A computed fold for a 111-nucleotide RNA from a Bacteroidota bacterium, annotated as SAM riboswitch aptamer (S box leader). The coordinates come from a structure-prediction model, not an experiment, and the mean pLDDT is 82.

């Protein structure tokens, strides 16, 4: 690195160090950033995918549904995945809106 699945509107911040970009990629737009962004550390907290239990459902050992619990292993802690990029709709206009895709993240699981 490849595959399959599920989820991506909510939530969550301080210090330290560093010192010019950053915000996956590629475009456009729009934002963070010397009042120090990005990153790395350290604390802190944030959520519940893996766990457990209870219902439920079914092929009777399982699961695609619902609800509680832990906080150990991942993951998060600007902005909806920051928005659009491709396909259809609806309105009725080069604009809104709402479905999907596509890619990305994560998390489990396989080879």
């Nucleotide at each position: 690195a490849u595959c399959u699945u599920a989820u991506c509107a909510a939530g969550a911040a301080c210090g330290g160090c560093c010192g010019a970009g950053g915000g996956a990629c590629c475009a456009g737009g729009c934002c963070c950033g010397a009042u120090g962004a990005c990153g790395c550390c350290g604390u802190a907290g944030c959520a519940a995918c893996c766990g457990c239990c209870c219902c439920g459902a079914u092929u009777u050992a399982u699961c695609g549904g619902g609800g509680g619990u832990c906080a150990g292993g991942u993951g998060c802690u600007a902005a909806u995945u920051c928005c659009u990029g491709c396909u259809c709709c609806g309105c009725a206009u080069g604009g809104c809106g709402g479905a999907g895709g596509a890619a990305g993240a994560u998390g489990a699981g396989a080879a």

The organism belongs to Bacteroidota, within Bacteria. Of the family's consensus pairs, 97% are formed in the model.